RNA sequence: UAAGCCGUCCAAGGCGGAGUGCGAUUCUCCGACCGGCGGUGACCCUUGGGUAGGGAAGUCCGCAAGUCCUGUAAAUUAACUUGAAUGCAGGAUUGACGCAGUGAGAUUCUGCGGCCGACGGUAAAGUCCGGAUGAGAGGAAGUGUAU
Numbered sequence: 001u002a003a004g005c006c007g008u009c010c011a012a013g014g015c016g017g018a019g020u021g022c023g024a025u026u027c028u029c030c031g032a033c034c035g036g037c038g039g040u041g042a043c044c045c046u047u048g049g050g051u052a053g054g055g056a057a058g059u060c061c062g063c064a065a066g067u068c069c070u071g072u073a074a075a076u077u078a079a080c081u082u083g084a085a086u087g088c089a090g091g092a093u094u095g096a097c098g099c100a101g102u103g104a105g106a107u108u109c110u111g112c113g114g115c116c117g118a119c120g121g122u123a124a125a126g127u128c129c130g131g132a133u134g135a136g137a138g139g140a141a142g143u144g145u146a147u
Stems, first nucleotide, its partner, number of pairs: 002147001004145002008140003015031005032127002034117002036063004043055004058115002066093008097113005119130003
């Protein structure tokens, strides 16, 4: 120095007004707001320059949470059951973009107009409450470990 391992820490944002109604941040009307992680990326920033570093896609390529299915698991019970709405292993599922411009090259840049958003609760929810003081894609710094 390089890749690996161990532990530590970090790892999600967002609604107002009016109407109806017993009741709606959920419905209707009007007008807003938000965008996890990695990759790609012609743009931007730092530097006198090279180099190097940093940032840049909700809608492209993947991933994660969530949800569902299958298998399996102890004390416990005479047995059923409970434990288990749990843990572990495997699998499935998981939203949404066009046009114009520039250009050698752009679903990423610029302009315009669209579209999308798990599960449970509740008057039907991307924005409220809840599982969640959770999990996690991954990220960071650091020391340790061994090659």